[in-house]
This is a predicted structure of a 93-nucleotide RNA (TPP riboswitch aptamer (THI element)). The prediction has a mean pLDDT of 78.
RNA sequence: UAGCUAUUUAAGGGGUGCCCGACGAAGGGCUGAGAUUAGACCCUCUGACCUGAUCCAGGUAAUGCUGGCGUAGGAAUGACGAUCGCACGAUAA
Numbered sequence: 001u002a003g004c005u006a007u008u009u010a011a012g013g014g015g016u017g018c019c020c021g022a023c024g025a026a027g028g029g030c031u032g033a034g035a036u037u038a039g040a041c042c043c044u045c046u047g048a049c050c051u052g053a054u055c056c057a058g059g060u061a062a063u064g065c066u067g068g069c070g071u072a073g074g075a076a077u078g079a080c081g082a083u084c085g086c087a088c089g090a091u092a093a
Stems, first nucleotide, its partner, number of pairs: 001087001003086002008079003011044004016038001017030004049074003055068004
């Protein structure tokens, strides 16, 4: 500095799988921010999540567990706002 953004706040969007447990429940294990609707977690175009998908490759006790697909298609808003963050400009050294 009629700049950008973090944080904050209101509103909204989203997922909740696999295995053991007799089919189940309670409970436990795996990955993950979140896997028991937690009133928690994540995301709101710098986009969570969904479709493709009963997909493909690898790996696992098993599973979107990892990668590909994917510069794919779709997908939900505003306010305040840092010289304690960034950027630009001016001045001085």